RNAcentral holds the full RNA, with entries from SILVA.
Large-subunit ribosomal RNA, half A from a bioreactor sludge metagenome, 1730 nucleotides, folded computationally.
Its Rfam family is "Bacterial large subunit ribosomal RNA".
The coordinates come from a structure-prediction model, not an experiment, and the mean pLDDT is 82.
[in-house]
Context: one part of a larger RNA
RNA sequence: AGCACAUGGUGGAUGCCUAGGCGGUAAGCGUCGAAGAAGGACGUAGCAGGCUGCGAAAAGCCUCGGGGAGCUGCGAGCGAGCGAUGAUCCGGGGAUGUCCGAAUGGGGCAACCACAAAGGGUUAAAGACCUUUGAGCAUACGAUGAAUACAUAGUCGUAUGCGGGCAACCUGGCGAAGUGAAACAUCUCAGUAGCCGGAGGAAAAGAAAUCAAUCGAGAUUCCCCUAGUAGUGGCGAGCGAAAGGGGAACAGCCUAAACCGUUACAACGUGAUAGCCAGCGGGCGUUGUUGUGGCGGGGUUGUAGGGCAACAUGUUGGACUCCGCUGAGUCCGAGCGAAGUAAGAAAACCAGAACCUAAUCGAAGCGGCCUGGAAAGGCCUGUCAAAGAGUGUGAUAGCCACGUAGGUGAAAGGUUUUGGUCUUCGUUGUGUUGUUCCUGAGUACUGCGGGGCACGUGGAACCCCGUAGGAAUCUGGGAGGACCAUCUUCCAAGGCUAAAUAUGACUUACCGACCGAUAGCGAUUAGUACCGUGAGGGAAAGCGUGAAAAGAACCCCGGGAGGGGAGUGAAAUAGAACCUGAAACCGUGUGCUUACAAACCGUGAGAGGCCUAUGGCGCAAGCCAGGCUGAUUGCGUGCCUAUUGAAGAAUGAGCCGGCGACUUACUGUUACGGGCAAGGUUAAGGGACUGAGGUUCCGGAGCCGAAGCGAAAGCGAGUCUGAAUAGGGCGAUUUAGUCCGUAGUAGUAGACCCGAAGCGAAGUGACCUAUCCAUGGCCAGGGUGAAGCUCUCUUAACCGUGAGUGGAGGCCCGAACCGAUGUUUGUUGCAAAAGGCUCGGAUGAGCUGUGGAUAGAGGUGAAAUGCCAAUCGAACUUCGUGAUAGCUGGUUCUCCCCGAAAUAGCUCUAGGGCUAGCGUCGGAAUUUAAACACUGGGGGUAGAGCACUGACAGAGCUAGGGGCCCUGACAGGUUACUGAACUCCAUCAAACUCCGAAUACCAGUGUGAACAUUCCGGCAGUCAGACUACGUGGGAUAAGCUGCGUGGUCAAAAGGGAAACAGCCCAGAUCGUCUGCUAAGGUCCCUAAAUUUCAGCUAAGUGGUAAAGGAAGUCAGAAUUCUUAGACAGCCAGGAGGUUGGCUUAGAAGCAGCCACCCUUAAAAGAGUGCGUAAUAGCUCACUGGUCGAUGUUUUCUGGCGCCGAAAAUUCAACGGGGCUCAAGCUGAAUACCGAAGCAACGGAUUGACCUUUUAGGUCAGUGGUAGGGGAGCGUUCUGUACGCCUGUGAAGCCGUAUCGUGAGAAGCGGUGGAGGUAUCAGAAGUGCGAAUGCCGGCAUGAGUAGCGUAAAGAGAUGUGAGAAUCAUCUCCGCCGAAAGCCUAAGGUUUCCUGGGCCAGGGUUUUCCACCCAGGGUUAGGCGGGACCUAAGCCGAGGUCGAAAGACGUAGGUGAUGGAUAGCAGGUGAAGAUUCCUGCCCCACGGCAAUUCGUUUUAAGCAAUGGAGUGACGCAGAAAGGUAGUUCUAGCGGCCUGUGGUUGUGCCGCGCCAAGCGUGUAGGGUGAUGGGAUAGGCAAAUCCGUUCCAUCUUAAGCCUGAGACGUGAUGGGGACCGAACUGAGUAGGGAACUGAAUGAUCCUACGCUGCCAAGAAAAACUUCUAGCUAGAAUUGUCGUGCCCGUACUGAAACCGACACUGGUGGGCAAGUAGAAAAUACUAAGGCGGC
Repeated sequence: AGCACAUGGUGGAUGCCUAGGCGGUAAGCGUCGAAGAAGGACGUAGCAGGCUGCGAAAAGCCUCGGGGAGCUGCGAGCGAGCGAUGAUCCGGGGAUGUCCGAAUGGGGCAACCACAAAGGGUUAAAGACCUUUGAGCAUACGAUGAAUACAUAGUCGUAUGCGGGCAACCUGGCGAAGUGAAACAUCUCAGUAGCCGGAGGAAAAGAAAUCAAUCGAGAUUCCCCUAGUAGUGGCGAGCGAAAGGGGAACAGCCUAAACCGUUACAACGUGAUAGCCAGCGGGCGUUGUUGUGGCGGGGUUGUAGGGCAACAUGUUGGACUCCGCUGAGUCCGAGCGAAGUAAGAAAACCAGAACCUAAUCGAAGCGGCCUGGAAAGGCCUGUCAAAGAGUGUGAUAGCCACGUAGGUGAAAGGUUUUGGUCUUCGUUGUGUUGUUCCUGAGUACUGCGGGGCACGUGGAACCCCGUAGGAAUCUGGGAGGACCAUCUUCCAAGGCUAAAUAUGACUUACCGACCGAUAGCGAUUAGUACCGUGAGGGAAAGCGUGAAAAGAACCCCGGGAGGGGAGUGAAAUAGAACCUGAAACCGUGUGCUUACAAACCGUGAGAGGCCUAUGGCGCAAGCCAGGCUGAUUGCGUGCCUAUUGAAGAAUGAGCCGGCGACUUACUGUUACGGGCAAGGUUAAGGGACUGAGGUUCCGGAGCCGAAGCGAAAGCGAGUCUGAAUAGGGCGAUUUAGUCCGUAGUAGUAGACCCGAAGCGAAGUGACCUAUCCAUGGCCAGGGUGAAGCUCUCUUAACCGUGAGUGGAGGCCCGAACCGAUGUUUGUUGCAAAAGGCUCGGAUGAGCUGUGGAUAGAGGUGAAAUGCCAAUCGAACUUCGUGAUAGCUGGUUCUCCCCGAAAUAGCUCUAGGGCUAGCGUCGGAAUUUAAACACUGGGGGUAGAGCACUGACAGAGCUAGGGGCCCUGACAGGUUACUGAACUCCAUCAAACUCCGAAUACCAGUGUGAACAUUCCGGCAGUCAGACUACGUGGGAUAAGCUGCGUGGUCAAAAGGGAAACAGCCCAGAUCGUCUGCUAAGGUCCCUAAAUUUCAGCUAAGUGGUAAAGGAAGUCAGAAUUCUUAGACAGCCAGGAGGUUGGCUUAGAAGCAGCCACCCUUAAAAGAGUGCGUAAUAGCUCACUGGUCGAUGUUUUCUGGCGCCGAAAAUUCAACGGGGCUCAAGCUGAAUACCGAAGCAACGGAUUGACCUUUUAGGUCAGUGGUAGGGGAGCGUUCUGUACGCCUGUGAAGCCGUAUCGUGAGAAGCGGUGGAGGUAUCAGAAGUGCGAAUGCCGGCAUGAGUAGCGUAAAGAGAUGUGAGAAUCAUCUCCGCCGAAAGCCUAAGGUUUCCUGGGCCAGGGUUUUCCACCCAGGGUUAGGCGGGACCUAAGCCGAGGUCGAAAGACGUAGGUGAUGGAUAGCAGGUGAAGAUUCCUGCCCCACGGCAAUUCGUUUUAAGCAAUGGAGUGACGCAGAAAGGUAGUUCUAGCGGCCUGUGGUUGUGCCGCGCCAAGCGUGUAGGGUGAUGGGAUAGGCAAAUCCGUUCCAUCUUAAGCCUGAGACGUGAUGGGGACCGAACUGAGUAGGGAACUGAAUGAUCCUACGCUGCCAAGAAAAACUUCUAGCUAGAAUUGUCGUGCCCGUACUGAAACCGACACUGGUGGGCAAGUAGAAAAUACUAAGGCGGC
């Protein structure tokens, strides 16, 4: 170290549980709000914070009821109280109810600020305090009242209403896109999402100018049908009615007009004629007519109705109509009748009933025994039930508790309902006749442009809108799908109207084959923590101990944490990190193994060691079998996905646990099961019963079927076509459907799950950044020296020159500041852009603070597609949304049967589809299929051939052509030139064929029975193929290339062989066996089987890589030369002469080169084969002789096996290794053997067919398998079975196990656990995980590794403490010092101080801390802000514009970064100070006193919201006067040291002080004063402006103005000295305090000079009047003076996720050197930050 067992830790799965959710049913209710809502802020308890409740009357107050003993919420504890005089608690009513919020007196950054009036108390007065009122709009009324006479607008007042919130439902205005159409534009999505207006408990619609069709219906709404029909539609995708039928519910009315009356106004008109109901008589006297408006009556419809006139008809009483009579009319009653508060009119009361908002009564075992901690369990024995729903109680309870069934009940409030009182109406209505008065106008309708209707412009009716035109009037008008006629039907242009229908924020009750803590709402004090500027996004987390805290007294160890005992308890491995407690992961103990040995980590065999159970035997011991380990050994390259093909070095997974994907609805279709059957079946709805889950009965509307054909009319077992009775098509002859359930599958829906980039809508963002607006701030120091001016020279004068002065500049150098050139470090950083060095600009188009503006179809942009919150070729957030994805990934238990395809055609198609092909399942049909045999066919391939078409080597022949010769010409001759045709010989062809197979194909006959063929139907998958052999195209007769055909294998196939090796060879795995025989291939060893036999070959380790080519390798064969007349090879000898051949050459002699290559002697010898020389020479060869003596020799060809050719990267590495040579190589032959999952044998399983003695056997044949089809099962959760059964004598879960089953799985037993589980048979599904770069959690690995964040630095001692590198103190050392010091703005929000603490935070440690706990701390008339002002901007009464929302904007308001504005010095505490204290001052207001002035037209004084002035403004430069500051110094105090010197011209320290008041200097500005006039300053003015006159004088005056001086100050400070109590340099004491030098960037002061770019507003203030008014002013004194901020930080406290090398505005500015704020070293001060 491995395996196993045991035992722990970690962790939080599983089981059980439920406090919480989800879904539904029924009923109720459906609004709250100016009487201040919803929602909040802040408070509130005796005691901290949170939730709940409540509101300064504050976990509550009053009252009426209920209730009856304890109570003071969650929530303990301490403390203090209340309660039978009835508390707490529950319910009804009431009171109180801070501040914000519509928010409403005004403002505002929500929860804050501050105003006016009236009243109140308080004060001497003022200030401060309390209460009430004070918004806007609309309507009504009233008052007042402009331009402008009446009037109106406006203004003021009174009353009423509105405003805002709220889940869905409803109605209206505006209105997308992703998507679908396989693209896309009409179309679709969809009038959806979204935004906006409005209403109600419902809303909307609604009583026919409607439908229908020759019959009729009779408002609307909703449901079921009609019907996916009619239609519509790039006639694509899609969209899609209505009439009518069946139901639910039912309800109808009012006006305009005609006419009458009355009233108001206007016009007109008359003088008696008209009018007063008519007649008669009398009387009255403008009462009249017309028009318009109001009111009352009348009237409301289509077979037309109404008005008016006339006539007819009718319960009753009374009154009236100028008077009387008659008539008529009108009005008021009675009786009778009807209706009613929801339409059509409208208000209230009484009584009853029911219900709601608290409650209350309520049967029956405190039964016995047993187990147990506990009884409700078991056994026995009772009892109640109109109650056996449910929950709780120490386990499971009818009889223990709360309850349940059934009864009872309300002071108060509410809801519903009934009756009565009451109110209204009718009873003057109906009918007939006449008349022609009325019956809804910019309307209907038409043109054009649109929209809605299912209907897309179409033949397009109908309805609505815009625009331009524009009727009729009942003898009229609309509609009936263009239009016309006829007919039918209805009456527009006014209005109201319950129910049936939709929905649920809320209340109550109940239910669930819904969930049970990764589930169920996101949710447990959760819309919390946290993230984001914001809109917005958005968790985790059961504290689930136990029956009961009985929550562990006491002791021990320890600083603590923690632990060990003791004790409680049934149990403590239930101990608070608490039920059960799995796995990953991390330990400890024991058994076995392991130190010469590699590897998918297993599997088969198995020695040795150790141990005994769910088995067997045995009395037992023990044995057999078994368990753990595993030396050695055979075989053996994970899983998934995607692929032709993966161990792949192609994808995915760190590991474990939990979660995680084919569903549901509707409509088709097929199969199966069931019911009924020429029929089948109900839908909506309704009734009854009910334990409220449901059951059952009606309901025939409708649908399908029973008849078809045709375009249709139509006909009909036929019909259509047709002239046809023909023929043909489709039918009938052959009748089965339909409903329900289950399963398969399709369509529509998100449709198996996850996944885009994107598109659209509505909103949120300019704290980053871009640009702009307003108002402020900043820029050390040095240099250069423009214009202008002055002077010199010069000129007639200019010009010009020089000097000086001057101080310009998108000037120069260079800090702060802003930027970012190069390089480097960094790159899991210090940093999501930094550091180092270097560099650019640095008075300008500069930089910067604060406040604001511009917004995505957009803004901004010195322009880069840059920037718009770490996001930009179109921000972010939410929604449409589950967009779409022909694409990738993933897709979860088992067994059995069969089993593909990678092809064709078409395709904006090629990695996708559709149809066919191939698979499967069911049904039907046959012997049809394959195969074989025979017979009969056609063919034009292979081959072959050259007869055609072409090609083609040689030869012959030869026309023609060319050359040459010849010729006057024609001719002719000739030719190593060319050459058609032809001949001979030899050839070639995919697109040649005189020929021509084998196969293949077709047909017939026969054999042929196998899950083979054909047909019908359900369901698929496949359309990327690969290699190999043969035939071929392309390519290069290259490719592991590419295309086609035929076969095979792989794919989807394991086994044996080929060392290993998808595609090659053999062979197709149902399972088992320590059985046998073979195939390919093998038999020396590895390694099973022959060191087998016979005959050869090879010598190369050839075998055991390769070519052209090469070679006396070797063997065999064939032919051939020479050869005993002596071959071949060797050896010996010769190899000569002409001649150095000629030429050439300097030379060339056989041998540089050219030409020729003869002759002679000879046995033979080249005018020379090679070497060689300058050339010769020399050597040699050819050739000859001799010697030798052949199983000879030369040459050529063929075949077998070998050799060379032959070079790669870490030794062998090209037999698999060892190794092999008459073989263990190669060739031929022979005999054995081995060898597979093949075949056989034996035994089992299962499928199909058949048989039988028929439900169990037998026979035969099968059983590899991806995509895929079919079949049969296992398990999980829940429901019924089940008030059953199991269970504290121990459920589920978890751990272990050697048993059973083919498998998914199932038992038994032991342990743990401590309360539930559930057989069987059925049913319903959120039903099975290893992978999705899956989601969540836990735990590993890397790894004790990188790192610990500027290299300013630490050392020692002492102290504290359990403990000290880090804390405190001291002594040294070091660092910053235009900062790393001090003050402040923003921001933060307690971080400040003290005491205590150390689990977490702190990058280490920690006794320490910006951490945790507790307590404390911020004091203002004068500082800052408000009660003052205005800028940019914002809001905005009226107003203008706009579908809505809303936008702009006047008056007005608001809004600092600016204007205005009264305090300084010192002291003090642990922490505050311009705030407290001391001293000295100042401002506003009030009282009192004194003085002065004034008190009514002769105004002392005050004074505008009006007038005027002022306030009031840029930049640069230069110089001056000062001050702050600094350095010395007189003086004062102290010292004379460890060493040496030093009483000195020695050393150290100190060597100061404000505001205010007085004075008015340096400097700056200016003419001043008086009087008169005045059409301007919106009225007025004595003011301003304008103008005139007079006086004073050129330096006074006046205005302004730093500083100094005096005072403040007899004060304060001050080096130093320094107590007591015992801590503290504390209390206290306290000297000198003078003069000089230097000197600002600060003050005088934007004052002066210069320049061009010409440089806020308003208030305060001064003055003037309008006006107000009787007191006012000065001095002194007394009194009053509101709200907010005030701590700390300012970088370790802000912005950057951090105690982060980054970023962040303003002020102060010491010394030496220096130009300097550079730089270096230092002071004060602060630090050494692991």